[in-house]
RNA sequence: GGCCUCGUAGUCUAGUCUGGAUAUGAUAUCAGCCUUCUAAGCUGAGGGUCGAGGGUUCGAAUCCCUCCGGGGUCG
Repeated sequence: GGCCUCGUAGUCUAGUCUGGAUAUGAUAUCAGCCUUCUAAGCUGAGGGUCGAGGGUUCGAAUCCCUCCGGGGUCG
């Protein structure tokens, strides 16, 4: 340098193929309940410019282009 693949809350992850509007779950954090206290359990809350920029579209995490980063492979 060519090709393939991945990037989504603090962490991990679903959704992407087939565009549909309030982005899923777990865990962690915080609050409440429970308990003599803690842990466990139950309920709730906050936390995401979906890697960056641009394009297509009424509408983009999803499609297209360029770039950035991680991994793999070929030379």
Transfer RNA from a Candidatus Woesearchaeota archaeon, 75 nucleotides, folded computationally. Its mean pLDDT, the model's own confidence on a scale to 100, is 83. Its Rfam family is "tRNA". Rfam links the family to the GO term triplet codon-amino acid adaptor activity. Taxonomically the source falls in Candidatus Woesearchaeota (Archaea, Nanobdellati).